[in-house]
Context: one part of a larger RNA
This record gives sequence, structure tokens and C1' cells, in this order.
RNA sequence: UGACGGGGGCCCGCACAAGCGGUGGAGUAUGUGGUUUAAUUCGAAGCAACGCGAAGAACCUUACCAAGUCUUGACAUACCGUGCAAAACCCUGGAGACAGGGGAAUAGUUAUGGCGGAUACAGGUGGUGCAUGGUUGUCGUCAGCUCGUGUCGUGAGAUGUUGGGUUAAGUCCCGCAACGAGCGCAACCCUUGCCUUUAGUUACCAGCAUUCAGUUGGGGACUCUAGAGGGACUGCCGGUGACAAACCGGAGGAAGGUGGGGAUGACGUCAAAUCAUCAUGCCCCUUAUGACUUGGGCUACACACGUACUACAAUGGCGUAUACAGAGAGACGCGAAGUGGCGACAUGGAGCAAAUCUCACAAAGUACGUCUCAGUUCAGAUUGAAGUCUGCAACUCGACUUCAUGAAGGCGGAAUCGCUAGUAAUCGCGGAUCAGCAUGCCGCGGUGAAUACGUUCUCGGGCCUUGUACA
Repeated sequence: UGACGGGGGCCCGCACAAGCGGUGGAGUAUGUGGUUUAAUUCGAAGCAACGCGAAGAACCUUACCAAGUCUUGACAUACCGUGCAAAACCCUGGAGACAGGGGAAUAGUUAUGGCGGAUACAGGUGGUGCAUGGUUGUCGUCAGCUCGUGUCGUGAGAUGUUGGGUUAAGUCCCGCAACGAGCGCAACCCUUGCCUUUAGUUACCAGCAUUCAGUUGGGGACUCUAGAGGGACUGCCGGUGACAAACCGGAGGAAGGUGGGGAUGACGUCAAAUCAUCAUGCCCCUUAUGACUUGGGCUACACACGUACUACAAUGGCGUAUACAGAGAGACGCGAAGUGGCGACAUGGAGCAAAUCUCACAAAGUACGUCUCAGUUCAGAUUGAAGUCUGCAACUCGACUUCAUGAAGGCGGAAUCGCUAGUAAUCGCGGAUCAGCAUGCCGCGGUGAAUACGUUCUCGGGCCUUGUACA
């Protein structure tokens, strides 16, 4: 100087408390451990691994296993030879890779293409993340981390950065052997909330006509769209304070003291993660640890754990009728009306590169009816049968539909998680990936609470101080 203390002081955080809803019990989905297996590829491991890499394992992917094959190689550059076709396509054998045969037209051209050969070499998702770059997590959006000059100290170092107030903040003020400065904080950026203005098509419709319908004429007011501006600064008033910084209350205002949300992550810590995104040193393989193919596996199942979904019902289930979104996506695409089917879906093909058309009926809600507390008209697992769709192909191993079947489950022990407002809870909608496959992920809006006395305690963090046999 740090680190640590079941030392002290001050302060903060959904840290506790006050509340609301869960997890832990059930079934299922998914990830992991374990076990099994020819293989169940590999990585991730307290918080910060475990719906994680994977924004989508039937083949492919694929790295794993079995079998069948290749050896200058599936891919790159260089050299020599051959001398005009080759692939596609067809036939035969084969599980296929591949091997043998046939082989049209045409592009293309003297090599930069095809075939053959030899050697340099290729190739490796092989090892080492404790050799590395890059990227990322975490403490933590916590308020800290440092430097120059000066001063003090033999020196390591100290001072500044401590102190009195204050703040979300090393934020600001005052004081002070310090005076200044840098990286962080804040602001500048995006979005949302109010107003003005410009512009009105595909958006809008007050008044005038018109229609089944903003449908058409028309309008430029309103909504909305998207450009440019304004607006909030403790600016104003009162009080407290040290005449300060600031705090408390108020006015005005759409908004008030950082208005809400996002992006933004200092010096560093964990030899944290990643050699399997990529790059890369060294080591290793080179008729194989490389390459191709078919089939299988990654989907196994006495069990254990994590994360979710659906429930256990009447604030509910079911039936009929009916209202109101936002944000997105669309050409190898979205696919309307109509028609067939109980339905998944089929047919059809209008329109739309989309404020125009389509996906696309939002659901919870509301009105009426029914069920009457039961393992039920709750719940839907499992299983049987028949189908639909995608795709060479749904056996291992897809999703969906209909009929039948109708398991556990009566609100869950110890323990434990999230959340402070348009939040929790609850309701549906969209997108990426994607042929097909979503209870996951990323977004969107609808309905919309309760509680916070307080900081004694638990956990984590910041500042000062004290002890130390630790570095």
C1' cells in the first nucleotide's frame, strides 16, 4: 500500500421488511448429470453451466458409430504429358459412393477448361483458451481509476482523491500544501409523451353531393404519416440552509426536478469462457486423426437436478351472439372471394414487390343460456382407429385433424425465485430460424393491481477509520 475481521461509523441496492404472483408436489416439453450403447459427436460447470453455443438433428446439417470405398486426394497453387471434348441424359451392376457401356445438340475455346502422371503440397470440428489475437461473460451503469508539477517522507509511499454539507453520481459547494488535467458520471444519439409548421397518397372525412361500403366527386379542417422547429432550465414564488451547493412545498404546464425507456460498460478482477465462428504459435496424423457413400446415432432410460408449459376449477368450463389493437412479414412469396370437406385441408386463382393487396377472425371483454361442487360438462396425459400436409423419404424420428379412450392432479414439505407502475399478474398477435416442425427466443399491443412503517437483521456493493502472526 492492499486484502481480510463472527471490529467501529456513514450510505446505497426488490438486499431485507410490506405486498402480489410463482417454483419445490402432478402430467408434459426442454436442457443437464448419471447409466446404457457400435455410437449415444463436442463444448458450457456456484452466482456468471443446465429452453446455454443450437435463429429450428427424419436425409443433409454432422463433427459420432458400423459397413463399403479413394489416396496429389472433396478444395488451392505450381510442373509435365494427352490433344477435344466433359458434365448433364440413357442402359447394366450395386445400398449408394462408384464401375462398365451408350451418347444428341450446343455453349466454350489452346487454357484460365477436361483427362492422365510425378513431386512440392493440400486436408484435419486432431491437442494445447495455462502459448495467443479477436470476441464475450462477471463484479457493475457500481462511482470509481489515474496522471503532470509542487510539497512531505531515508524509503516503500503519502498528499491531491481526506474533512463539513449535498447528490443518482469523485454531482456540486465550502474549507484545506496543494494547483491543474485525463479515463469514467452527466450531456451530446435513438425512442416515447405535448404543441407549431411544411406536405396530403395508398392514410383521413367536418361541412356539400353520392354509395351497400370514404365507394365516387370533392376537401386540406381533424386523425395519421414523416420532415423541420418549439418545449423543462430548479427558469419563477415561499421556506430551510453557511450569504453556498442543495433540499422541501407551491404556481404555471402535456410533461418537474435524470419526465419514461433504450443505446452507451472507466482502471482492472476471475491463468473466467471460446483453438468447434474466425485467425494463429507449437505439437501430432499423412493409403489416415484426411476424403466420399449408405444405414444408424445425436431422439436410448431403474433414476437425480435446472428452466418452462398445462392444470387441479364456479373470479370457472361449455354453447350462441357481439366489440376494440399494435408491431411485423410477403415473389422459389403472402395468397382473397367462391366451391368441397365435421375438420386438418383441398380446389380456385383475384389482388399485391404492398399506408393500396394478402397473412388476418385478435383474445381476455360484453350479452344471453347451461352446468351446481363431483375426480365432475374440471383437467387433459396415454393408447386405438381413420385421415391431412410438407418432403426423394415421416419405421427408428415430423407437425396437425377427427372419432374413441380419459392417467396423475383436491393449490403442493424443508427450502427458494421474480416484481415498485402502465410495473406485477393476466390475454392474445407477430417475427427470425425454417421444405416441414416452437410450451423456446426476440418483439407487439389489450386489461390492469397490491405494498414500501422502516434499515435491527440476511446478501451484495461504495467511502472513512481501526486491528492483523496474511501478500
Molecule: small-subunit ribosomal RNA, 3' major domain
Organism: uncultured bacterium